A computed fold for a 72-nucleotide RNA from a Thermoleophilaceae bacterium, annotated as transfer RNA. Model confidence (mean pLDDT): 82 of 100.
[in-house]
RNA sequence: GGCCCCGUGGUGUAGUGGCUAGCACGCGAGACUUUCACUCUCGUAGCGCGAGUUCGAUUCUCGUCGGGGCUA
Numbered sequence: 001g002g003c004c005c006c007g008u009g010g011u012g013u014a015g016u017g018g019c020u021a022g023c024a025c026g027c028g029a030g031a032c033u034u035u036c037a038c039u040c041u042c043g044u045a046g047c048g049c050g051a052g053u054u055c056g057a058u059u060c061u062c063g064u065c066g067g068g069g070c071u072a
Stems, first nucleotide, its partner, number of pairs: 001071007010025004018055001026044006048064005
């Protein structure tokens, strides 16, 4: 240099065009408990960036950035 894969809350992940972007862990508050822990309830925070296609993009296309792999 060429080709391929990945990028979603603090962390791990689901989501193949219209979802309120879901789940688990974490964190905060409350309930329970003599206290802690457990358990329960509520909350918290997310689509790497730019452009294009489309009525509509996390999803499709192009570019770019970062990570990984194969190859010369």
The source organism's lineage runs through Bacteria, Actinomycetota, Thermoleophilia, Thermoleophilales and Thermoleophilaceae. Its Rfam family is "tRNA". Rfam links the family to the GO term triplet codon-amino acid adaptor activity. From the family's description: Transfer RNA (tRNA) molecules are approximately 80 nucleotides in length. Rfam classes the family as a transfer RNA.